[in-house]
RNA sequence: CGAGCAGGUUGGGUGAUCGCGGGCACAGGCGCCGAAAGGCCGUGAACGAGGAAAGUCCGGGCUCCAUAGGGCAAGGGUGCCGGGUAACUCCCGGUGAAGGCGACUUCAAGGAAAGUGCAACAGAAAUAAACCGCCUCCGUUGUCUCCGGACAAUGGCGGUAAGGGUGGAAAGGCGAGGCAAGAGCUCACCGGUUCCCUGGUGACAGGGAGCGCUCUGUAAACCCCACCUGGAGCAACACCGUGAUCGGGGGCACAUGGGCUGCCCGUCCGUCCCCGAGGGGUGGCUUGAGCUGUGCAGUGAUGCAUGGCCUAGACAGAUGAUCAUCCACGACAGAACCCGGCUUACAGACCUGCUCCUGCG
RNA sequence: CGGGGUGUAGCCCAGAUGGUAGGGCGCUUGCUUCGGGAGCAAGAGGUCGCACGUUCAACUCGUGUCACUCCGA
Numbered sequence: 001c002g003a004g005c006a007g008g009u010u011g012g013g014u015g016a017u018c019g020c021g022g023g024c025a026c027a028g029g030c031g032c033c034g035a036a037a038g039g040c041c042g043u044g045a046a047c048g049a050g051g052a053a054a055g056u057c058c059g060g061g062c063u064c065c066a067u068a069g070g071g072c073a074a075g076g077g078u079g080c081c082g083g084g085u086a087a088c089u090c091c092c093g094g095u096g097a098a099g100g101c102g103a104c105u106u107c108a109a110g111g112a113a114a115g116u117g118c119a120a121c122a123g124a125a126a127u128a129a130a131c132c133g134c135c136u137c138c139g140u141u142g143u144c145u146c147c148g149g150a151c152a153a154u155g156g157c158g159g160u161a162a163g164g165g166u167g168g169a170a171a172g173g174c175g176a177g178g179c180a181a182g183a184g185c186u187c188a189c190c191g192g193u194u195c196c197c198u199g200g201u202g203a204c205a206g207g208g209a210g211c212g213c214u215c216u217g218u219a220a221a222c223c224c225c226a227c228c229u230g231g232a233g234c235a236a237c238a239c240c241g242u243g244a245u246c247g248g249g250g251g252c253a254c255a256u257g258g259g260c261u262g263c264c265c266g267u268c269c270g271u272c273c274c275c276g277a278g279g280g281g282u283g284g285c286u287u288g289a290g291c292u293g294u295g296c297a298g299u300g301a302u303g304c305a306u307g308g309c310c311u312a313g314a315c316a317g318a319u320g321a322u323c324a325u326c327c328a329c330g331a332c333a334g335a336a337c338c339c340g341g342c343u344u345a346c347a348g349a350c351c352u353g354c355u356c357c358u359g360c361g
Numbered sequence: 362c363g364g365g366g367u368g369u370a371g372c373c374c375a376g377a378u379g380g381u382a383g384g385g386c387g388c389u390u391g392c393u394u395c396g397g398g399a400g401c402a403a404g405a406g407g408u409c410g411c412a413c414g415u416u417c418a419a420c421u422c423g424u425g426u427c428a429c430u431c432c433g434a
Base pairs, nucleotide, nucleotide: 001359002356003355004354005353006352007351008350009349010348012326013325014324015323016322017321018320020048021047024044025043026042029041031040032039033038050332054343055342057341058340059339060338061337062233063232064231065230074229075228076227078226079225080094081093082092083091084090095109096107097106098105099104110224111223115222116221117218118217119216131164132163133160134159135158137156138155139154140153141152142151143150144149172190173189175187176186177185191213192211193210194209195208196207197206198205199204237283238282239281240280245277246276247275248274249273250272255271256270257269258268259267260266290309291308292307293306294305295304296303297302327330362433363432364431365430366429367428368427371386372385373384374383380417388404389403390402391401392400410426411425412424413423414422
């Protein structure tokens, strides 16, 4: 160099002009819009999307509602151990298992001996077994015979899980002994399980002794055990004010408009007041489990101390356009209450550590 | 912002408790007809949206993801 493993950074740059957004500073008419609450207009300099702003899948903050305590139900991709965190199904470190020559990677990793269900096809048999095979015994037939029997074929009662074949799975594996043939029937080793000892906070690991060890798989099938969980969501919620119009109630003293009626009186309805529906405005809104430098503790996640920084906040919704120039010619993609995670999408460029080789120098 | 549903042949839809993926229309070929249609017979056509996993085995179970669609505030 090649092939690969793990982790991290970046996500077009520079300049000019025009424009948009919120806040800040300065300045002004007591101007404009609106019933009101409230809002609007100028100039200036600085600031103005992401690593995922995404999916909305988890966990919290915040807000309102509910809430004595206990149990049941329902729900939960909670389920080896220890730690971290505000919390988590997240993260870190470890144990065990699986994969890779290796760096390293992956794992929903409690219970099948509480119970129920399911296991198609194939196969004799699927949780239980004798189809073929092997063997003893009792028969039948044939051949041979030294007349005791032997051999072969075949039938039957049995024994047998070694061998064959089927299957994802066939009654621990393998070797030796044993046996009529076989079989944990017995023994050694491996595996399993129970107890003890040692190490470890623990998961677990190592060692020793006992038990021949029948008792499949599936719980991402129902389920059991342990643990956890109140509901809704910023269009939450709080405050200000309550238009047009509609509904209900009261009043009609004075004034005024209309109906009964051309006029007067009288009476009813409206203008008035209260309540409700209704639309509006402001806050919530960005100083926060915040970002970053250094030191300390820790293997690490992270924590502690200290210095510095302020970095979008809209409500029809800003972050853009044009020109010049450079290069490797620019991927996925656009905040909407806010954080911590997870997952998914992503052109290219760069950095760090490590592994392998029968290649090259 | 919150909640639900669907995806299977070109089109419209079934699919049991996990065990060989089906129906109708359409398409192709043949028969029939002078020819076409209709009819009859035979046949082709499937990444069960995609990926990973659980299982002996997945359209079916689990998770993630993509697209479409509905409801509510």